[in-house]
Predicted 3D model of a 132-nucleotide RNA (c-di-AMP riboswitch aptamer (ydaO/yuaA leader)) from a Halanaerobiales bacterium.
The source organism's lineage runs through Bacteria, Bacillati, Bacillota, Clostridia and Halanaerobiales.
It was read from a public genome assembly, where an Rfam model found it.
Its Rfam family is "c-di-AMP riboswitch aptamer (ydaO/yuaA leader)". Rfam links the family to the GO terms cyclic-di-AMP binding and regulation of gene expression.

RNA sequence: GUAUUUCUGUUGUCUAAUCUUUAUAUUUAUAAAGAGCGGGGGACCCAAUUUUUUUGGGGCUUAUCCAUUAAGGAAGAAGAUCUUUUGCUUCUAGCCCGACAGCUAACCUCGUAGACACCUAAAGGAGCAGAA
Numbered sequence: 001g002u003a004u005u006u007c008u009g010u011u012g013u014c015u016a017a018u019c020u021u022u023a024u025a026u027u028u029a030u031a032a033a034g035a036g037c038g039g040g041g042g043a044c045c046c047a048a049u050u051u052u053u054u055u056g057g058g059g060c061u062u063a064u065c066c067a068u069u070a071a072g073g074a075a076g077a078a079g080a081u082c083u084u085u086u087g088c089u090u091c092u093a094g095c096c097c098g099a100c101a102g103c104u105a106a107c108c109u110c111g112u113a114g115a116c117a118c119c120u121a122a123a124g125g126a127g128c129a130g131a132a
Base pairs, nucleotide, nucleotide: 005132006131007130008129009128010127012116013115014114018035019034020033021032022031023030024029025028036112037111038110039109040108041107046102054099056100057097058096059095060094064074065073066072075092076091077090078089079088081126082125083124084123085122086121087120
């Protein structure tokens, strides 16, 4: 140094929403730029053939559908590196465009807010770290 085996650990979370640099104010914030990540518009081909200010249409997001006197049901989403199975708990808010957008290469353009907590239980597999 490599390989194998054993033991222990893998604690901040949701989200695209993080990192770096510079400058100004002052110990943290603001502004700008870049990288990373995410969204929208946008050809041929394909799809759609119907819709018109009315059943208008569409976008972000898990945040939709079916009902209903009421209670709900289905489907979807989150729960400490990743993944499989089973169970448990919780969520399905809100906002935007403004008559208008299918997919869509090149191209154009926008965002990088916020909220919360000790964040589930067991088994299996994989990775990483430490020890022997």